[in-house]
Context: one part of a larger RNA
RNA sequence: GCCUACGAGUUGCUCGUACGAUGCAAGGAUAAAUUUCUUAGAAAUGAAUCCGUAGCGAAAGCAAGUCCUAAUCGGGCGACAUAGUAUCGUGCGGCAGACGCGAACCCGUGUGAUCUACCCUUGGUCAGGAUGAAGUGACGGUAAAACGUCAUGGAGGUCCGAACUGAUGUGGGUUGAAAACCGCUCGGAUGAACUGAGGGUAGGAGCGAAAGACCAAUCAAACUCGGAGAUAGCUCGUACUCCCCGAAAUAGCUCUAGGGCUAGCCUCAAGUUAUAGUAUUGCGCAGGUAGAGCACUGAUUGGGCUAGGGCCGUCACAACGGUACCAAACCCAGACAAACUCCGAAUUGCGCUAAUAUGUUUCUUGGGAGUCAGGCGGCGAGGGAUAAGCUUCGUCGCCAAAAGGGAAACAACCCAGACCACCAGCUAAGGUCCCAAAAUCGACGUUAACAGAGAAAGGAUGUUGAGUUGCUCAGACAACUAGGAUGUUUGCUUAGAAGCAGCAAUCAUUUAAAGAGUGCGUAAUAGCUCACUAGUCAAGCGACUUAGCGCCGACAAUUCUCGGGACUCAAACGUCGUACCGAAGCUGUGGACUUCGCUUUAUUGCGAAUGUGGUAGGGGAGCAUUCCAUGCUGCAUCGAAGGUGACAGGUGACUGUUGCUGGAGCGCAUGGAAACGCAGAUGUAGGC
Numbered sequence: 001g002c003c004u005a006c007g008a009g010u011u012g013c014u015c016g017u018a019c020g021a022u023g024c025a026a027g028g029a030u031a032a033a034u035u036u037c038u039u040a041g042a043a044a045u046g047a048a049u050c051c052g053u054a055g056c057g058a059a060a061g062c063a064a065g066u067c068c069u070a071a072u073c074g075g076g077c078g079a080c081a082u083a084g085u086a087u088c089g090u091g092c093g094g095c096a097g098a099c100g101c102g103a104a105c106c107c108g109u110g111u112g113a114u115c116u117a118c119c120c121u122u123g124g125u126c127a128g129g130a131u132g133a134a135g136u137g138a139c140g141g142u143a144a145a146a147c148g149u150c151a152u153g154g155a156g157g158u159c160c161g162a163a164c165u166g167a168u169g170u171g172g173g174u175u176g177a178a179a180a181c182c183g184c185u186c187g188g189a190u191g192a193a194c195u196g197a198g199g200g201u202a203g204g205a206g207c208g209a210a211a212g213a214c215c216a217a218u219c220a221a222a223c224u225c226g227g228a229g230a231u232a233g234c235u236c237g238u239a240c241u242c243c244c245c246g247a248a249a250u251a252g253c254u255c256u257a258g259g260g261c262u263a264g265c266c267u268c269a270a271g272u273u274a275u276a277g278u279a280u281u282g283c284g285c286a287g288g289u290a291g292a293g294c295a296c297u298g299a300u301u302g303g304g305c306u307a308g309g310g311c312c313g314u315c316a317c318a319a320c321g322g323u324a325c326c327a328a329a330c331c332c333a334g335a336c337a338a339a340c341u342c343c344g345a346a347u348u349g350c351g352c353u354a355a356u357a358u359g360u361u362u363c364u365u366g367g368g369a370g371u372c373a374g375g376c377g378g379c380g381a382g383g384g385a386u387a388a389g390c391u392u393c394g395u396c397g398c399c400a401a402a403a404g405g406g407a408a409a410c411a412a413c414c415c416a417g418a419c420c421a422c423c424a425g426c427u428a429a430g431g432u433c434c435c436a437a438a439a440u441c442g443a444c445g446u447u448a449a450c451a452g453a454g455a456a457a458g459g460a461u462g463u464u465g466a467g468u469u470g471c472u473c474a475g476a477c478a479a480c481u482a483g484g485a486u487g488u489u490u491g492c493u494u495a496g497a498a499g500c501a502g503c504a505a506u507c508a509u510u511u512a513a514a515g516a517g518u519g520c521g522u523a524a525u526a527g528c529u530c531a532c533u534a535g536u537c538a539a540g541c542g543a544c545u546u547a548g549c550g551c552c553g554a555c556a557a558u559u560c561u562c563g564g565g566a567c568u569c570a571a572a573c574g575u576c577g578u579a580c581c582g583a584a585g586c587u588g589u590g591g592a593c594u595u596c597g598c599u600u601u602a603u604u605g606c607g608a609a610u611g612u613g614g615u616a617g618g619g620g621a622g623c624a625u626u627c628c629a630u631g632c633u634g635c636a637u638c639g640a641a642g643g644u645g646a647c648a649g650g651u652g653a654c655u656g657u658u659g660c661u662g663g664a665g666c667g668c669a670u671g672g673a674a675a676c677g678c679a680g681a682u683g684u685a686g687g688c
């Protein structure tokens, strides 16, 4: 993991409440008990008592009233009317273990020191080697001692090292050979040593050279049984079918935040039917957002004017003058604000005996819930970094609880809401070369970048269009031929400065034209060249602005890639047009169910639905299993139940017929009662 069996909303209550059924009804009901029959059940008797028929007050009490009060004031609760009660069933609640399984714990009675900690009693063990304390002797030495030397001696939580005991490092082992081991290495090894046997200390207690260690593979409180089905706002699981409706993830409060209570939103029943509700339009109100503005509050740039101040000057003081400095108020122009407003929308909200649409969706009372972790997208905002698949609100949609088509794949994006069947049709989004259904469709442009098929500031004679402006047959632009001179080497400077280091000036002449010189060059000249001019040639040539599509900018980790192949007047992009494909949408045909309307003896028949997606959840109708009662005075060895195939019926749970097997019981109808349905609970037992 699979198979089979078992496995979770039950039962009790002289508890409550609502709905349904039945009896009686201003009344209803008996309980214990007793009696009588027969038998393990009935019937009768039995109002003690309970509920209702009257309330008000704390109460005495009064009473259709009563209480407060001095009150015949005023007010509160009542009456002026009707429905109860008993039993049964069902929903929900209460008390009980209360749907099932699950703690860690707490308390009580006992059992444990054969493991281990410490203690008591009595025993045992420690190869070999080394070191050589005290003491003693001899000799030396001394006045005598001290002291020295040599022997002797054999001390020690002494040294080295087996047994023994331990466990430092490391390798292995880690579903082990072993629930702590194996190998190498290592500590102690006459001691606070190790060890055998017997005995003692017990659970908030023991014992502890102290680690919360150890107390039988268990210890920050052992184990066993009991209280006990402790409690679990937590996790998991919770079993047949079909039909109708269908949420919430919010507010307030909460030792509350992953739990509750009330409200909101769902469902069912009953009632109410109008001036109900809702939507759109119209009309009437409300408002201070977006925007805008600067009239207020604040913030703010430039200029003007000009208090005050700074600086400078005249100056003994006083005073005066100047000012490319700072600057209030005022003036002009510009411009900012969630906590500014002289203004001010759209949307929105409220109202209306209005119109139109819809047709009970509204509202009231009562029974039953679930929900209180929400998520993403668009729009408007706060926080954050105008970050986040971030976070907190408002608002709409979707997912949640929604399948289908598109977006390659992809809860939320786009299209669209699946009752069932069909080898019928039309469309949506999106598509129509092939994979792959449908245009290699038509017209006109653009792109050349594999751009399309990821990106910015910025850069560029890419290319196409629109525009402004200049030159041009009196010949432009480019190219080629020729000229490009003179005063003059301008003046100054300088070693030199001659167009061309630098400073100043930048005139005049001859001319078709030629700068006191555009660049290269020289030490300085020289030389080359340009501006400018003529000739040749012959038609457009420059500068700028703007729009479209492209180019560069462009860097990521295992080949490439738009979903792929592939595509270039396209199968890309832009603007048009026609056709087609394309979904569970819509239509067609047939069928089912629900609700409503009319109808019928009858879910009979007809019609309508802007009816039939659905989690939590509410409501309705059924199937099956076991047992009981009554009937069938049912079925069965001419073959029951069960098993296993086939066929048929039913929306389905299921049911019927039949073959084989099986070998003795079983069913149908109508009621009743339940130990009444399994895929899950790391479910329990057995098997594989």
Base pairs, nucleotide, nucleotide: 001688002687003686004685005684006683011096012095013094015093016092017091018090019089020088021087022086023085024084027051028050029049033045034044035043036042037041055062056061065077066076067075068074099237100236102234106227107226108225110223111222117201118200119199120198121197122196123195124194125193126191128160129159130158131156135152136151137150138149139148140147164188165187166186169184170183171182172181203219206214240622241621242620243619244618245617250263251262252261253260254259264371265370266368267367268366269365270364271363276361277358278357279356280355281354282352283351284350285349286348291343292341293340297337298336301333302332303331304330306327308326309325310323311322312321313320314319374399375398376397377396378395379394380393381392382391383390404415405414406413419591420590421589422588424587425586426585430581431580432579433565434564435563439578441577442576443575444574445573446572452567458552459551462549463548464547465546466545467544468543469542470541471540479536480535481534482533483532485509486508487507490504491503492502515530519528520527592612593611594609595608596607597606598605623677625674626673627672628671629670630669631668632667634666635665642661643660644659645658646657647656648655649654
Predicted 3D model of a 688-nucleotide part of an RNA (large-subunit ribosomal RNA, domain II) from an uncultured Ignavibacteriota bacterium. It matches the Rfam family "Bacterial large subunit ribosomal RNA". The prediction has a mean pLDDT of 85.